[in-house]
RNA sequence: UCCGAUGCCAAGGGGUGCCUGAAUAGGGCUGAGAGUCCGAACAUGUGACAACCCUUUGAACCUGAUCCGGGUUAUUCCGGCGUAGGGAUGGACGUAAUUUCCCCC
Numbered sequence: 001u002c003c004g005a006u007g008c009c010a011a012g013g014g015g016u017g018c019c020u021g022a023a024u025a026g027g028g029c030u031g032a033g034a035g036u037c038c039g040a041a042c043a044u045g046u047g048a049c050a051a052c053c054c055u056u057u058g059a060a061c062c063u064g065a066u067c068c069g070g071g072u073u074a075u076u077c078c079g080g081c082g083u084a085g086g087g088a089u090g091g092a093c094g095u096a097a098u099u100u101c102c103c104c105c
Stems, first nucleotide, its partner, number of pairs: 008091003011055004017029004035049003038045001061086003067080004
């Protein structure tokens, strides 16, 4: 001098399922997250906000998928698929951890 996890600031991306119930009330399951409001009125979103997670070192999330195996009251509940194809960034400060090499004891 350069790089430099986490953390900080700003910006952006994403999902919101299953069961029970007369019910859009309430309750239960998994999870980081399955929420509130507005609309809609047999419809149920090209919506807003909040929380949570993720941002190319990208499994947050989407497609494949009305997929396959296991399990459950049921469900991306678990695993496969998956070295598959996509997928959203800038800044300031700046250490820590890990690995390798050399020297000494």
Molecule: TPP riboswitch aptamer (THI element)
Organism: Terasakiella brassicae